[in-house]
Context: one part of a larger RNA
Order: sequence, then structure tokens, then C1' cells
RNA sequence: GGAUGAACGCUGGCGGCGUGCUUAACACAUGCAAGUCGAACGAGCGGAGGUCCUUCGGGACCAAUGCGAGUGGCGGACGGGUGAGUAACGCGUGGGUAACCUGCCUAUGUCACCGGGAUACCGAUUGGAAACGAUCGCUAAUACCGGAUAACCCGCUAGUACCGCAUGGUACAGACGGAAAAGCGCAUACGGACAUAGAUGGACCCGCGUCUGAUUAGCUAGUUGGUGGGGUAACGGCCUACCAAGGCGACGAUCAGUAGCCGAACUGAGAGGUUGACCGGCCACAUUGGGACUGAGACACGGCCCAAACUCCUACGGGAGGCAGCAGUGGGGAAUAUUGCACAAUGGUGGAAACCCUGAUGCAGCAACGCCGCGUGAGUGAUGAAGUAUUUCGGUAUGUAAAGCUCUAUCAGCAGGGGAGAUAAUGACGGUACCUGCAUAAGAAGCCCCGGCUAACUACGUGCCAGCAGCCGCGGUAAUACGUAGGGGGCAAGCGUUAUCC
Repeated sequence: GGAUGAACGCUGGCGGCGUGCUUAACACAUGCAAGUCGAACGAGCGGAGGUCCUUCGGGACCAAUGCGAGUGGCGGACGGGUGAGUAACGCGUGGGUAACCUGCCUAUGUCACCGGGAUACCGAUUGGAAACGAUCGCUAAUACCGGAUAACCCGCUAGUACCGCAUGGUACAGACGGAAAAGCGCAUACGGACAUAGAUGGACCCGCGUCUGAUUAGCUAGUUGGUGGGGUAACGGCCUACCAAGGCGACGAUCAGUAGCCGAACUGAGAGGUUGACCGGCCACAUUGGGACUGAGACACGGCCCAAACUCCUACGGGAGGCAGCAGUGGGGAAUAUUGCACAAUGGUGGAAACCCUGAUGCAGCAACGCCGCGUGAGUGAUGAAGUAUUUCGGUAUGUAAAGCUCUAUCAGCAGGGGAGAUAAUGACGGUACCUGCAUAAGAAGCCCCGGCUAACUACGUGCCAGCAGCCGCGGUAAUACGUAGGGGGCAAGCGUUAUCC
């Protein structure tokens, strides 16, 4: 000098764009943050309207459409948060899988036949304070089950051709065995099954790179390898039985400490050093520890089970909970915001759609926290006014500065209009941005410094006191170094200080 997610002191006009718990991965009141589909299903409730009957009070039937539970489907594995753990194939980079999976989507091919038994909701009885149940009975489906069919597929079988060092791979073949489906809707539409290919997403393996300590030198028994078996989507000590005795290490194993990694950011002429907030990619975690279930995908933040700590309810028998989602509270701290508006846009789930949901997101609020822009007036004005400071008492400085005169209106103020974002229609922002007009210089300047480094000096007070200080050093009676004043210098809605990095 530059930089910061900064803080502190003094000060503070406006706007745009960003940023905002770095500490306790501490505990959390309250609200919201993941639903949706009636074009899968049965029953129920309401019911525009219509038809018929009527003793004119009404009654019966049909029924568009709507509704919250229940069965069922898809989605709750995305999006959002945090950085505790992790020194690791975690990340980065470059490869590999003749060792793999992939819902929804796209393309192509083939098919969609015949049956069955339940069950929730509901009704009855009943237990419990509650949470939540129990028994009996009824019913439907794109829920569940059986059979058929099998182009393609899987298993098995022996073979041929080609490829590969090889376990094998690809193509062709075979009489055996196995595996599928669902309908809805007035209808167009939509949907179902199998297979192949693609796309997307993921899984695994390898080379190289990735902090400090030797005042850590030896470490290792599923350990290293093999065979058989199991398991997995798949390779593999991943697991298991047996066999062998290996494997790693001064090119730093093991142990200990610290730490999410990267694109990047800051700095620097560069090499390098430091950092990993915001934004983007990957990883890990969801009160702590463990476990699986479902599913294309999880060992699952707002799912389940068990254990633990904590909190709450209880009729003491037993139950409920998880903000490292958005706001918000307490606590900790030098320190970090609103219990806001809207789904209008972008994107996402569901749905044929209308649409619904969306604290993602878009916006607004708060904060000079940062960067950028603008303003706090312009011209004229010497009697060099007054005041103040100083003085050699003559003057000098403040100083064209002020006053006065003449103007202007950026911002702020008041009034009127009001775009794009989104168009077929729909605007939270917002009557905002922006435009026009009006009036008044009015409403808008501070902070640090002035001994040298380092731009800027005098007076008074103080008297090694009070104090200053980044370094050198000032202060003991004329202090340009302390305090105040006048003057001056620097930067400016900021200026200084502190902390940290280059």
C1' cells in the first nucleotide's frame, strides 16, 4: 500500500447493487417449510336442476357438480440447511468396468386372454385419561393372488464363427425349464406389460496430487495371498471354512495434532504466500449411538424400530418431541437482520387438464457491513465589515470566506401521470422505477493529523506532574511532541483505531 462475512470510537443526506451468527453441530415457545390425483376405487355427506305424485304442508325418483376422511398411485432420496466428523479414492485431475444398476423421459418391436379370495373406510360390541387399539360383520379397485400366452428376455445345454494373454466377450443355434399385463373416460385423449437401444442419474476400481509433528519407529491375525462356498446391481477378505505366512514402513508406516475438498478469493511484477464467507461442483451430517424396512433410488433432516441424554403431558398404567428448513426466542459473544408479501416471474412435485402445493424462488423490511454513483449549491461580492486568534500595537491571519445582489433545482419535499417484467388472461414488488409541474438555498459535514519518518505552526495552560507514543522518543518554567484555542494538512458520508492475511 492492498484486502476483510469484521468489531469498536466519533459522525451521518440520498440512491443502485451486493452482503449479514466467523462464537454454543447450545437448548428451543409459536406459525409455516410436501403434497397431489375423483380421468384408479367403494361407501358417505351436501346438492344446482329435472321428472312424477300431492290432502298444496310436502313426498318419491333421477342427477350436473362439490367436500373432507379411507383404499390405491406418484412424489416425500429433489429442493433447503450445516461443516460436527473425515488426512480418506473424501476431494481434484486423468483413465478403467470383458465387474454394474437406472423410476419418470425418448425411439423401436411385441402383447394386453381367463379367473379367484380378501381388506380399509363403514356398521355393531368393547378396552384406554390419552396416545392408540381389540373382536365380529359388509364391500371395491390400476390393491393382492392363480392360470394362459412368450416375439423378445432369463436359466440350462452342447456346438460353430470371430475377438481377447486369460477367467471370458460378441453373433448364431437348441427339444428342456421359468417369468407379464389394467383399466379409466361420453369421446378425442390418457394409461398397462415385456424387451432392445438411447438419454439422464448413480455404483465400483486404478495412476498422480492433497497440512504438521520422529521430543511418534516399528505397525498388522481377516492381517497379506490362495481354494471352495455365501452375499451384492456388480468386482473384491465384503463375509465364511480350510490352506500358505505373508502385507506395510526413513520415498516416513503406525500414532498424535489440526482440517470438509475444489472451481475460486485476497495479495504479489512474477514465482509464491494466505484463505475456502457469498456464488458453483463434490463429500459428510440431521439431538447422540445402532439397525433395517419400503422403494428405481435411502440405510432416509420435517419416515420406522431399539438404546441413551434432555424436554413436555399423565387419571402413574403409559404416552409425546427433535429448527445444522424460513422467521422468531433464550444463551454464548466484540459481533450478525422481519415471528413481512406473493406464487406475478423462474424452477420443482402431483394431475389429462383446470389447478393445488412450494419460507425453493421472486420481492419488500432492518444494518454506512462493502463497492459504486450523487448531493450538501452556482455566479458576483473589499469597507478587506464585525467577531476571534496573534502582535514588534504599526499590523497580520481567518478571508471572497460571510453579509449583500443575481441565479439554479441534482437529491430530499408537494401535486399529477405511470412503462417493461406477461400476456389470450393473470403483477407480490407497487402507485415502486420513470416522466411532468410547483416552491424555497432552503433539509444535508464530519473525522483524523500538524517533532522526524509524513503533507501541515503559533499562543496559552502544565512543569519528569498530568499526559502522549507505530518506531525514534517528548514532558524536570518560554514544550511546533501533553491539554485547549486560532490557523493549517489529509480524506470525506465517512474518518480513525483494533484484529487478521499478502
This is a predicted structure of a 502-nucleotide part of an RNA (small-subunit ribosomal RNA, 5' domain) from an uncultured bacterium. Its mean pLDDT, the model's own confidence on a scale to 100, is 83. RNAcentral holds the full RNA, with entries from ENA, Greengenes and SILVA.